Molecule: transfer RNA
Organism: Candidatus Wolfebacteria bacterium RIFCSPHIGHO2_01_FULL_48_22
RNA sequence: GGCGGCGUAGCUCAGUUGGUUAGAGCACAGCAUUCAUAACGCUGAGGUCGGUGGUUCAAUUCCACCCGCCGCUA
Numbered sequence: 001g002g003c004g005g006c007g008u009a010g011c012u013c014a015g016u017u018g019g020u021u022a023g024a025g026c027a028c029a030g031c032a033u034u035c036a037u038a039a040c041g042c043u044g045a046g047g048u049c050g051g052u053g054g055u056u057c058a059a060u061u062c063c064a065c066c067c068g069c070c071g072c073u074a
Base pairs, nucleotide, nucleotide: 001073002072003071004070005069006068007067010026011025012024013023019057028044029043030042031041050066051065052064053063054062
């Protein structure tokens, strides 16, 4: 250089053949329980879905480019 894959909450990931409110587990905060802590239970906060543009009535999802990571290949 060429080709391919991935990028979604603090972390690990799901999701969608484009459509009503973007989710789970862990972690975090509060409450409850306990003599206290842990575990278990309840509640809550936390996301410009990597960026810019395009297509569309509508984009996390499709397209182009860019950025980052990983792999294959010369």